Background
Model confidence (mean pLDDT): 81 of 100. A computed fold for a 73-nucleotide RNA from a Candidatus Pacearchaeota archaeon, annotated as transfer RNA. Taxonomically the source falls in Candidatus Pacearchaeota (Archaea, Nanobdellati). It matches the Rfam family "tRNA". Rfam describes the family as follows. Transfer RNA (tRNA) molecules are approximately 80 nucleotides in length.

């Protein structure tokens, strides 16, 4: 200095243009259960890196930046 891959709750992952006020897991409040605690059962909280651009509709195509990661040099 070129290239290539990435980025979604606190963390770990689901999404392939409309079926999503983005699911699961775990974490982490509340209740219930238990003598307590732990497990378990209910229930809540919590996210699409940033700016543009395509389209009637973008987490999701495309360009650009930043952050990772990785190759050559």
């Nucleotide at each position: 200095g070129c290239c290539c891959c990435u980025a979604u709750c606190g963390u770990c992952u689901a999404g392939a243009g409309g079926c999503c006020a983005a699911g699961g897991a775990u974490a982490u409040g509340g209740c219930c259960c238990u003598u307590u605690c732990g497990a378990g059962g209910c229930c809540g909280u919590g996210a699409c890196c940033c700016g543009g651009g395509u389209u009637c509709g973008a987490a999701u195509c495309c360009c650009g930046g930043u952050g990772g990661g990785g190759g050559c040099a």